Description:
The RNA shown here (c-di-GMP-I riboswitch aptamer) has 92 nucleotides and comes from Neobacillus novalis NBRC 102450. Taxonomically the source falls in Neobacillus novalis (Bacteria, Bacilli, Caryophanales, Neobacillus).
RNA sequence: AUCAGAAAAAGGCAAACCUGUUGAAAAGCAGGGACGCAAAGCCAAGGAUCUAAGGCGGGCAAUACGCUUGCUAUGAUGGCCGGGAUGCCUGA
Numbered sequence: 001a002u003c004a005g006a007a008a009a010a011g012g013c014a015a016a017c018c019u020g021u022u023g024a025a026a027a028g029c030a031g032g033g034a035c036g037c038a039a040a041g042c043c044a045a046g047g048a049u050c051u052a053a054g055g056c057g058g059g060c061a062a063u064a065c066g067c068u069u070g071c072u073a074u075g076a077u078g079g080c081c082g083g084g085a086u087g088c089c090u091g092a
Base pairs, nucleotide, nucleotide: 002092003091004090005089012037013036017032018031019030020029021028022027035079042084043083046081047080048077049076050075054072055071056070057069058068059067060066
């Protein structure tokens, strides 16, 4: 340096759920909590999925810049997959 993760050590992270908080939402953050994880550490420029405040269109309505509906990411997920740069231990 490359490849691999059977056993082990030092340790690490933390799903659901609960509480608080931010947000239009998806979801994030903090605390509790552990289902799991060898990159479950970082990157949202590719795909997928979630959301739709705003925007555009339709319908209702008929003046209330109202109600409703379709599309849309510039929002989100790295614990959905690919990819990128990096990292601990052990083995070859």
The sequence was found by an Rfam model in a public genome assembly. Of the family's consensus pairs, 95% are formed in the model. Model confidence (mean pLDDT): 85 of 100.